[in-house]
RNA sequence: AAACUUUUUUGAAGAGUUUGAUCCUGGCUCAGAACGAACGCUGGCGGCGUGCUUAACACAUGCAAGUCGAACGAGAACGCCCCUUCGGGGGUUAUUAAAGUGGCGGACGGGUGAGUAACGCGUAGGUAAUCUACCUAGCAGCGGGGAAUAACACUUGGAAACGAGUGCUAAUACCGCAUACGUUGGUCCCUCAUAAGUGGGACCAAGAAAGAGGGCUUCGGCUCUCACUGCUAGAUGAGCCUGCGUCCCAUUAGCUAGUUGGUAGGGUAAAAGCCUACCAAGGCGACGAUGGGUAGCUGGUCUGAGAGGAUGAUCAGCCACACUGGAACUGACACACGGUCCAGACUCCUACGGGAGGCAGCAGUGGGGAAUUUUGCGCAAUGGGGGAAACCCUGACGCAGCGACGCCGCGUGAGCGAAGAAGGCCUUCGGGUUGUAAAGCUCUGUCAGCAGGGAAAAAGGUUGUUUGGUUAAUACCCAAAUAGCUUGAUGGUACCUGCAGAGGAAGCACCGGCUAACUCUGUGCCAGCAGCCGCGGUAAUACAGAGGGUGCUAGCGUUGUUCGGAAUUACUGGGCGUAAAGGGCGUGUAGGCGGCUUUGCAAGUCAGGUGUGAAAUCUCGGAGCUCAACUCCGAAACUGCAUUUGAAACUGCAAGGCUAGAGUGAAGUAGAGGCUAGCGGAAUUCCUAGUGUAGAGGUGAAAUUCGUAGAUAUUAGGAAGAACACCAGUGGCGAAGGCGGCUAGCUGGGCUUUAACUGACGCUAAAGCGCGAAAGCGUGGGGAGCAAACAGGAUUAGAUACCCUGGUAGUCCACGCCGUAAACGAUUCACACUCGCUGUAUCUGGUAUUGACCCCGGAUGUAGCCUAGCUAACGCGUUAAGUGUGACGCCUGGGGAGUACGGUCGCAAGAUUAAAACUCAAAGGAAUUGACGGGGGCCCGCACAAGCGGUGGAUCAUGUGGUUUAAUUCGAAGCAACGCGCAAAACCUUACCUGGCCUUGAUAUCCUUCUGAAGUCUUCUGGAAACAGGGACGGCCUUCGGGACAGAAGUGACAGGUGCUGCAUGGCUGUCGUCAGCUCGUGUCGUGAGAUGUUCGGUUAAGUCCGGCAACGAGCGCAACCCUUAUUGUUAGUUGCCAUCAUUCAGUUGGGCACUCUAGCGAGACUGCCGAUGUUAAAUCGGAGGAAGGUGGGGAUGACGUCAAGUCCUCAUGGCCCUUACGGCCAGGGCUACACACGUGAUACAAUGGACACCACAAAGAGCUGCGAACCCGCGAGGGGAAGCUAACCUCAAAAAAGUGUCCUCAGUUCGGAUUGGAGUCUGCAACUCGACUCCAUGAAGCUGGAAUCGCUAGUAAUCGCAGAUCAGCAUGCUGCGGUGAAUACGUUCCCGGGCCUUGUACACACCGCCCGUCACACCACGAAAGCUGGUUUCUCCAGACGUCGGUACGCCAACUUCGGAGGCAGCCGCCCAAGGAGAGAUCGGUGAUUGGGGUGAAGUCGUAACAAGGUAGCCGUAGGGGAACCUGCGGCUGGAUCACCUCCUUU
Repeated sequence: AAACUUUUUUGAAGAGUUUGAUCCUGGCUCAGAACGAACGCUGGCGGCGUGCUUAACACAUGCAAGUCGAACGAGAACGCCCCUUCGGGGGUUAUUAAAGUGGCGGACGGGUGAGUAACGCGUAGGUAAUCUACCUAGCAGCGGGGAAUAACACUUGGAAACGAGUGCUAAUACCGCAUACGUUGGUCCCUCAUAAGUGGGACCAAGAAAGAGGGCUUCGGCUCUCACUGCUAGAUGAGCCUGCGUCCCAUUAGCUAGUUGGUAGGGUAAAAGCCUACCAAGGCGACGAUGGGUAGCUGGUCUGAGAGGAUGAUCAGCCACACUGGAACUGACACACGGUCCAGACUCCUACGGGAGGCAGCAGUGGGGAAUUUUGCGCAAUGGGGGAAACCCUGACGCAGCGACGCCGCGUGAGCGAAGAAGGCCUUCGGGUUGUAAAGCUCUGUCAGCAGGGAAAAAGGUUGUUUGGUUAAUACCCAAAUAGCUUGAUGGUACCUGCAGAGGAAGCACCGGCUAACUCUGUGCCAGCAGCCGCGGUAAUACAGAGGGUGCUAGCGUUGUUCGGAAUUACUGGGCGUAAAGGGCGUGUAGGCGGCUUUGCAAGUCAGGUGUGAAAUCUCGGAGCUCAACUCCGAAACUGCAUUUGAAACUGCAAGGCUAGAGUGAAGUAGAGGCUAGCGGAAUUCCUAGUGUAGAGGUGAAAUUCGUAGAUAUUAGGAAGAACACCAGUGGCGAAGGCGGCUAGCUGGGCUUUAACUGACGCUAAAGCGCGAAAGCGUGGGGAGCAAACAGGAUUAGAUACCCUGGUAGUCCACGCCGUAAACGAUUCACACUCGCUGUAUCUGGUAUUGACCCCGGAUGUAGCCUAGCUAACGCGUUAAGUGUGACGCCUGGGGAGUACGGUCGCAAGAUUAAAACUCAAAGGAAUUGACGGGGGCCCGCACAAGCGGUGGAUCAUGUGGUUUAAUUCGAAGCAACGCGCAAAACCUUACCUGGCCUUGAUAUCCUUCUGAAGUCUUCUGGAAACAGGGACGGCCUUCGGGACAGAAGUGACAGGUGCUGCAUGGCUGUCGUCAGCUCGUGUCGUGAGAUGUUCGGUUAAGUCCGGCAACGAGCGCAACCCUUAUUGUUAGUUGCCAUCAUUCAGUUGGGCACUCUAGCGAGACUGCCGAUGUUAAAUCGGAGGAAGGUGGGGAUGACGUCAAGUCCUCAUGGCCCUUACGGCCAGGGCUACACACGUGAUACAAUGGACACCACAAAGAGCUGCGAACCCGCGAGGGGAAGCUAACCUCAAAAAAGUGUCCUCAGUUCGGAUUGGAGUCUGCAACUCGACUCCAUGAAGCUGGAAUCGCUAGUAAUCGCAGAUCAGCAUGCUGCGGUGAAUACGUUCCCGGGCCUUGUACACACCGCCCGUCACACCACGAAAGCUGGUUUCUCCAGACGUCGGUACGCCAACUUCGGAGGCAGCCGCCCAAGGAGAGAUCGGUGAUUGGGGUGAAGUCGUAACAAGGUAGCCGUAGGGGAACCUGCGGCUGGAUCACCUCCUUU
């Protein structure tokens, strides 16, 4: 100088996870910091720190407390001196060994945290109630005597430890005597003060001591230093007392007899029940006593913004302990860590008689444990003990060692360097990345290494000298200065210099989100990961490995613990209508809080001062180690406590006043308020009597039941009990529960008006007390109806239920219990304030009136709507869930559980108080969108209904399942698989099976070598064929090198796969559904998901259109545009047509293009017109015209999406798999099987028919590997034949039903045609397995089809035939075509499907959802339990070591003695008391056959209780019953859907 003040600065972060999504509530989890840590992987150096948290478990060995010869006696070696008989003896400075007497110190230092919930600790005080060795200061002394005893010697016991006896001796050891003050004790007096007391004075009595060393000496002594004694004071240390603070449990509520106090005595250094005797009956406690559990306390440390929370290692203060328990001795201080005695446990020695020991000192060992070091060096420094000192001792301490255990620092190189090397990895094959990284070039030299130098830490000590002090003294001694000598464990360390050389020095974790960082391969719900959410079932950024990346770095991760985040215990700083949470209600004690005003006091409060708040730590300013960590100096702070001075607003206290709170009085008033008694009528049931006859009753339908012994019905009379219709009302009263016929009596409360009185008397309310629905319990009555239980009948798979018939407790009364409910407004009580509107109940004022209404107010209740505000939202909103105050109760994730144990209450049922283990990551509230409902409303569809015809029965065809098989290839599976893929399985197809063959392959691209056309032909051989082998014919271009092309052989890349995955995919398709929907932009509303638009009123086939509207617009869908069909115009007439003119058998030909037809282009239909209805709309209805009328008929066209729908076997394709085979070729077989079941069809069962004969009328198609005419043959299939036709020309081709006529006459037939036999035809390489057709013969079932079920609304159904694709051949199938041609629709109640709105929801994989309980199995924790066993503790009794104290006849004794004794010792006795023993409890554990519920588990069993009106609305309390969820009775609640009614409110 700085640290001061102001400004500045400092200082508070969230995320994941409940849902389809949202907001909230709420828990779980994560990111941070820290550590005496441990574990895993790794590890270069240094500094500073730090290191048994567990067994206060046991300890081998060494050391950790000694010292003093200047207290004492005795001894010893060297040296020196003296003497010597030469053996030796004596003395002595210094020194030294083992001991002894004596002094001081072993009470410090060091360790540990067992105990302790306490004046133990912290803080502030008191001590006038005390002590204090050594130290300092002061005063005064240190005189004179005595008797012993260790050591030692001898004897002796014992294994040892250790003794015993006799004898000698010294002291600063011990004992008297003298003296002594301001010491102690006693008595008296005075002063101050007072509860005991303080100070002063007088008298009496008692109480000390030790010497040693140095110097001088005339030997008398003097002096110095140290020691010693008494007293006083200080300092230091200690004792005791007090206020306040100091963990959890009330499932610990009462505890206490020395207990509380007094008196007297004892005792202590000292107050005191500290102890004893007596007296009194007190003392503590919800402000938590007593008991139980846990714990050393603090400064501090960690965390935190703070307030707090957690903690109490290292350092520091205090306490406690020292193997366990007890006890005293010594001493200034101990009831003593390295002292003593006793008891106990343990260990060791032993000669068995007896002894020894205490590491929670430093090292070290064993053990325990996840885990914690060297049996090191030194007293050089600091400190301590002893000593005069030198010195000695010191495991305190200083250092070193070990450990990345922590903090801090440094390094492992730096610059340049692109051919972007190689290698690795990835790849879209182009490349990318590792990566300037490496190599290479140029440098540097920290650390480590080697070599050399080299501190500080040292102050002192000693020997001299000088000066000063002391003294008689220059001596001795002391002090200071100075000179010489000397002291370092660490350690040749720090540090410095040099040398060499990039040389020796990088790992760990992570990479799905949180959370920075991504790809490949392997694996395939396996192996594994995981902090939470969660990954893994064949394409894993989540496992494992690799490449790459991210983070930190000599460390990095994991685990554990604490705080934080967590406002998740909320003082700062939360809540309670529905999320957890208001006590069922009142009254009221303690407590808490309290109106206006005056004065005083000063407890709280505020301000100033003083003392204290140890140091260290933290913060700040500086300084020292190269920096930092670390250390030092200073400042601030320590938010506290105490004391003192002041202030007086507020709270408090005291005194006084007031009236607005509260209460009293007066006048009125409404009422199902309560209790008691009496009375009344209707109804039900029963009884009696009459009338009367066959049913009644009951239900969805029935039955049980009653009735011919007369019911039900009806009339009259009687009896009994219970409840009180209408009035009656979101009306009234009450604190709540609750209260309803009428009358009387008794009685509580409220309200209005008034303003006389009191004068804060108030509010709230633990504990307590009282009331408290229903059910239930006890005793006694009563009992009509109803009705748990029970019985029967139904229903049902069952029906312990719902329904029905009966029926007992009970329901009712009296008295006494119980004390709970969804006891609810799910909303505690009181007070105050804050916009309005409208009802209703009661009282009242004003205006007005004859009066009553109407109108305008006030108060108290009770309702509805709404502003601000609040709320997560729903909602609340002067009756608050708004804004505030006071008080109480309650909550802190879900389950376990309102349960267990314990306590209290109850006759019981049970109530109340009320946990834990374990388990989950959610549980929950409100609202949103969907989906769903055996919820509601509206609407549509061949959805039902009305009709017609079928299927289901028969035979056959075909497909499927199943079965079979060598194979019967594969796929498709409710609708939306099943005459489907297959618009054609004899071979082929063909994918399957058996057998025989091929291996770069049947096919593609590339390479090498060889050959020669390529190839064609038909014939030959073997063979089942594939295949193998042979024969004949035979080239092109050329620059002559060769080329094109083909074949053969070889090689490897590859081919190939109807192998797998349709849940890896594309494409295509089905379906809801040709249903009318699905969305977006902007705006607006909502915290948000979302809503609005798209809802509403009409209308439509339609989200079609109109109107309205916080919406305005738009898109994909609808419709229209397209094709076809129905009418017509025009153009064009061949192969089509023929009215007119000719002609023919014939539109055959001439001719014509009018008509039909063909096919191009047009027209036409738009609710356009009229009327009515409707909102002057959209539109609907009717009509006109028209070929056609309201989309004219039909088709194509399929929104956003759903179904992991179907297809890897159409095709394409990722991945996987096979590669002399899962590929390729061939022959034969199979896909065609056959007890059976199902689907789709064909034909029938007949007369609306069959057969025969005759005879008409289509449309649309196909045809050259083809259709194939006429004609001939055949009964026929067909054969022969060949014209015509590449098609409006020719052919297939005959249309059939219909029509006309004949026969059949109701029958298994002249119906029906299966099956079978025989004979044929056609196709084809080939009809056996396995084709179609023809003829003859045969002639099955079947006589209209159970339950059930399908299609169809008009040119439709039904019926009849024709054609085509596929195809060599094969259709009852499929796709088209035309002919004939109906019936019915009242209507939307019901079934099915769909659309819109609304409502409920515990669903969201979305009702094929969710979900409850018993039972069975496995596992886990817990409760009960006959008992068994242990810990702690209480009481009673026995016992009683050591020891203190007290007593004491006998015994013993050196000091003193007046010889009497005083004093002491041993012994004995007594009190107290540890261990130990016995008995009785209390409490806490362990264990326990068995037992009880609970929790969790993969797809177990039985039902279906709840969520929708959950199919009987649910739930609460209670009681009974039942396999179970549950059912039923009684009372209550809405947290019930739906419909209707009443009343009220808001807007217009």
Predicted 3D model of a 1548-nucleotide RNA (small-subunit ribosomal RNA) from a bacterium. The sequence was found in a public genome assembly. The coordinates come from a structure-prediction model, not an experiment, and the mean pLDDT is 83. Its Rfam family is "Bacterial small subunit ribosomal RNA". Gene Ontology terms of the family: structural constituent of ribosome and ribosome.